Background
The part of an RNA shown here (small-subunit ribosomal RNA, central domain) has 352 nucleotides and comes from an uncultured bacterium.

Context: one part of a larger RNA
């Protein structure tokens, strides 16, 4: 390479948008490029295969046939693919009416708690641990009451629940703004799917500049523990954690499961919507049904097993990414990117 694979054995890019490319619904007509059939020409000889022959045999040699899987050209076929033209509505999009939501951005507001400051009451301890000590406190702490300041996070609701492509998103209000779902089936008429490269988004930590700093807290300091204790525990505590602007671009970025479409038993919760039913009427609720989401259980099937099972890891097709023994190594070198830290791409010797 052919092939076989990618939940856990090696393997799904962290996620999206999307050019090129690949692939592409139903139907009619045309063309006949792919495709299929036939003819002609060519496809040197030798070699190869089959048949026959010559050296005693064989090797070797000679003759005939096949083969030369191809190319060119002509004639023909038209199911499929393709191309051109016409039509369609089931894919896709639009329109109208509704619905739910911690989806995103900005501004403002609120209460509880913590710490600090001021004042009152009050006195000998508080704190902390397995036990202690460092620490704080008669210059009045801890406790308690009143007042003030600041920063950060939003108890209960809260959910096996919701939203988002992913990262992620949770007090309340307002403004701006993205997406989804349901109903009608009114409009367009294949406008679609995927996507190398590219572009954008991307937790935490980290970086640059300026602010901010209550609590927490790498580093660091002290106290313990211990044989030691550069730890676990305790008293402190800087960066950081927060905001603005700009970088970084990583992760167990996980469902360790790429995206799309169709098909393949059910049962039971739950979130959003539609329709219908019961209740004499309205009605929370309840029952049935349907579409979308999200869980659990489970049939066939799949799987090495575990398990998956209409949210597939089942049955298929389309497109992309990736794997190919362990170590060396996600390293060196080179290139590109970055302020740096480093990131991306990515070997070999050697060794088992």
């Nucleotide at each position: 390479u052919u092939g076989g694979g990618c939940g856990u054995a090696a393997a799904g890019c962290g996620c999206g948008c999307g050019c090129a490319g690949g692939c592409g619904g139903u139907u009619c007509g045309g063309a006949u490029a792919g495709u299929c059939g036939g003819g002609u020409g060519u496809g040197a000889a030798a070699a190869u295969c089959c048949g026959g022959g010559g050296c005693c045999c064989a090797a070797c040699c000679c003759c005939g046939g096949a083969c030369c899987u191809g190319c060119a050209u002509c004639c023909g076929a038209u199911a499929c693919u393709u191309c051109c033209g016409g039509a369609c509505u089931g894919g896709a999009g639009g329109c109208a009416g509704g619905u739910a939501g911690g989806g995103g951005a900005g501004a403002g507001c609120g209460g509880a708690a913590u710490u600090c400051c001021c004042g009152g009451u009050g006195u000998a301890g508080c704190g902390g641990u397995g036990a202690a000590a460092u620490g704080c406190g008669c210059a009045g702490a801890u406790a308690u009451c009143g007042g003030g300041a600041a920063g950060a996070a939003c108890a209960c609701c809260g959910g096996u629940g919701g939203c988002g492509a992913a990262g992620g998103c949770g007090g309340c209000u307002c403004u701006c703004u993205g997406g989804a779902c349901c109903u009608g089936u009114c409009c367009u008429g294949a406008c679609g799917c995927u996507c190398a490269g590219g572009c954008g988004c991307g937790a935490a930590a980290g970086c640059u500049a300026g602010g901010g700093g209550a609590g927490c807290g790498a580093a660091c300091u002290g106290g313990a523990u211990u044989a030691g204790a550069u730890a676990c525990c305790c008293u402190g505590g800087u960066a950081g954690u927060c905001c603005u602007a700009g970088c970084c671009g990583u992760a167990a970025a996980c469902g360790a499961u790429g995206g799309g479409u169709g098909c393949u038993a059910g049962g039971u919760g739950u979130g959003g919507g539609g329709c219908g039913g019961c209740g004499a009427u309205c009605g929370a609720c309840c029952c049935g049904u349907u579409c979308c989401g999200u869980g659990c259980c489970g049939u066939a099937g799949c799987u090495a097993a575990c398990g998956c099972a209409u949210u597939a890891a089942g049955c298929a097709c389309c497109c992309c990414g990736c794997c190919u023994g362990g170590g060396g190594a996600g390293u060196a070198c080179g290139g590109c990117c970055g302020c740096a830290a480093g990131g991306c791409u990515a070997a070999a010797a050697c060794u088992c």